This is a predicted structure of a 77-nucleotide RNA (transfer RNA) from an uncultured Hyphomicrobiales bacterium.

RNA sequence: AGGGGCUUAGCUCAGCUGGUUAGAGCGGUGGUCUCCAAAACCACAGGUCGAGAGUUCGAAUCCCUCAGCCCCUGCCA
Numbered sequence: 001a002g003g004g005g006c007u008u009a010g011c012u013c014a015g016c017u018g019g020u021u022a023g024a025g026c027g028g029u030g031g032u033c034u035c036c037a038a039a040a041c042c043a044c045a046g047g048u049c050g051a052g053a054g055u056u057c058g059a060a061u062c063c064c065u066c067a068g069c070c071c072c073u074g075c076c077a
Stems, first nucleotide, its partner, number of pairs: 001073007010026004019057001028044005050066003054062001
């Protein structure tokens, strides 16, 4: 330099053919229980969907640019 993949909650990941309110597990907080704690159960909080722009009535999803990470190929030394 060229090609490909990924980026969604604190972590690991879903999210269908674009369809209106974005989810799960773990973790966190509170409660029940217990002499106390753990475990179990119940509830709650937590998101600019990497950034920007575009298309559309409507974008996590489609197009474009950029950034970061990973893989492959190549160049120089």

The sequence was found in a public genome assembly. Its Rfam family is "tRNA". By type it is a transfer RNA.